Model confidence (mean pLDDT): 90 of 100. This is a predicted structure of a 477-nucleotide part of an RNA (small-subunit ribosomal RNA, 5' domain) from Roseomonas sp. E05.
Context: one part of a larger RNA
RNA sequence: GAGUGAACGCUGGCGGCAUGCUUAACACAUGCAAGUCGUGCGGAUGGUUUCGGCCAUCAGCGGCGGACGGGUGAGUAACGCGUAGGGAUGUGUCUGGAGGUGGGGGAUAACGCCGGGAAACUGGCGCUAAUACCGCAUAUGUCCUGAGGGACAAAGCCGCGAGGCGCCUUUGGAGUAACCUGCGUUCGAUUAGGUAGUUGGUGGGGUAAAGGCCUACCAAGCCGACGAUCGAUAGCUGGUCUGAGAGGACGAUCAGCCACACUGGGACUGAGACACGGCCCAGACUCCUACGGGAGGCAGCAGUGGGGAAUAUUGGACAAUGGGCGCAAGCCUGAUCCAGCAAUGCCGCGUGGGUGAAGAAGGUCUUCGGAUCGUAAAGCCCUUUCGGCGGGGACGAUGAUGACGGUACCCGCAGAAGAAGCCCCGGCUAACUUCGUGCCAGCAGCCGCGGUAAUACGAAGGGGGCUAGCGUUACUC
Numbered sequence: 001g002a003g004u005g006a007a008c009g010c011u012g013g014c015g016g017c018a019u020g021c022u023u024a025a026c027a028c029a030u031g032c033a034a035g036u037c038g039u040g041c042g043g044a045u046g047g048u049u050u051c052g053g054c055c056a057u058c059a060g061c062g063g064c065g066g067a068c069g070g071g072u073g074a075g076u077a078a079c080g081c082g083u084a085g086g087g088a089u090g091u092g093u094c095u096g097g098a099g100g101u102g103g104g105g106g107a108u109a110a111c112g113c114c115g116g117g118a119a120a121c122u123g124g125c126g127c128u129a130a131u132a133c134c135g136c137a138u139a140u141g142u143c144c145u146g147a148g149g150g151a152c153a154a155a156g157c158c159g160c161g162a163g164g165c166g167c168c169u170u171u172g173g174a175g176u177a178a179c180c181u182g183c184g185u186u187c188g189a190u191u192a193g194g195u196a197g198u199u200g201g202u203g204g205g206g207u208a209a210a211g212g213c214c215u216a217c218c219a220a221g222c223c224g225a226c227g228a229u230c231g232a233u234a235g236c237u238g239g240u241c242u243g244a245g246a247g248g249a250c251g252a253u254c255a256g257c258c259a260c261a262c263u264g265g266g267a268c269u270g271a272g273a274c275a276c277g278g279c280c281c282a283g284a285c286u287c288c289u290a291c292g293g294g295a296g297g298c299a300g301c302a303g304u305g306g307g308g309a310a311u312a313u314u315g316g317a318c319a320a321u322g323g324g325c326g327c328a329a330g331c332c333u334g335a336u337c338c339a340g341c342a343a344u345g346c347c348g349c350g351u352g353g354g355u356g357a358a359g360a361a362g363g364u365c366u367u368c369g370g371a372u373c374g375u376a377a378a379g380c381c382c383u384u385u386c387g388g389c390g391g392g393g394a395c396g397a398u399g400a401u402g403a404c405g406g407u408a409c410c411c412g413c414a415g416a417a418g419a420a421g422c423c424c425c426g427g428c429u430a431a432c433u434u435c436g437u438g439c440c441a442g443c444a445g446c447c448g449c450g451g452u453a454a455u456a457c458g459a460a461g462g463g464g465g466c467u468a469g470c471g472u473u474a475c476u477c
Stems, first nucleotide, its partner, number of pairs: 001477004006473005013349006019342002021307001026305003030302003035064003040061002043058006071260003080185007089177003094173008102136001104134002111126006141152004156165003186232003193223003198220008235257004239250004262283005285296004313339001315338003321335001322333004352382004362373004386418001388413005396404001421466005426447003432461005442449002
């Protein structure tokens, strides 16, 4: 000098765009953050009826979604990440191609009846439907095979109809996910040896898939001074800051990847999870209880306590973009878009312009002549940005739909009116005098000032610098 997710002190007019718990991955009251489909199914309730039915709402069975989106950085020195490759793989929805959709069956929630329990919830008996479940048939094909053969499907709904939405098998694609490898990826040797499924093989198991991934047996290997192992620290990257560069430091916001979801463990379902707002077990903590037993998980958005130098509203809207479900109408969406708060940062603007010498008054200094603040003020002549008041009023929305918002913007009105501070003035370093103080009180980044004439302390006048900021502290280059 430049920089910061900054904080503190003094000060503070407006706007635009950004940014805002860096500390306790501490604990959380309350509300909201993931639902949707009646064009899969039976029913219940309400309304209406020309008694045919129709409409609305709802718990349940069923389907799809809850694996996305959002948060955090604890753990991790690792194929975790980055980069370049590889072959032994899976894949809902979407998309190209091929073929099919025949005929049956038995249940079960809801519901009814009877119970248990304080509650959470739950038992028995009975009834019923399906795109729920299970056989049979068929097999373009697919899978297995000892090559003979064997195994494997399906669902209907809406519409007057045309037809539409589906369902099953199979093969490509796209996108996506999993795995493997070379190279790169902090510090410590005051960590020198480490390893027993350890290293390799064979058989078997397991997986979507290669593999000690697991298991039995066999062999005795494997890694290490080119730093193994151990310990410490840390999410990684695109990038950010600085620097002429090389390099150094960092990894907030935004974007990609990873990991985690009270702590530890486990699987279930599913195309996909070992699953933030799912389940089970154990633990700590909090809450309810009739003491028998139960409920909970903000590192989602707000918000509270606590910690801290320190970090915001328990706001509006689905109008746009995007997502889930649905044929659709639509519903949901604290993703998102907006608004609120904060000079936290960057950028822009304003706090007036011209004229005005009796160089007014007043302050300060003075060699008492004067000098200076100083055209500064007053006065006179103007202007009206921003702000205020009144009126009009968008783009964003190809036809409808605007939270933002009566916002931006435009027009009009009044009036210089409502709008300047902070630090410094011994040298480095730009800017000097007077008074007070008297090694005191104090200053200080370094050198150093202060013990009676202090340009260095405190005040004043004057001056210098920056300016809605200015200084200080901390950290980085």
The source organism's lineage runs through Bacteria, Pseudomonadati, Alphaproteobacteria, Acetobacterales and Roseomonas.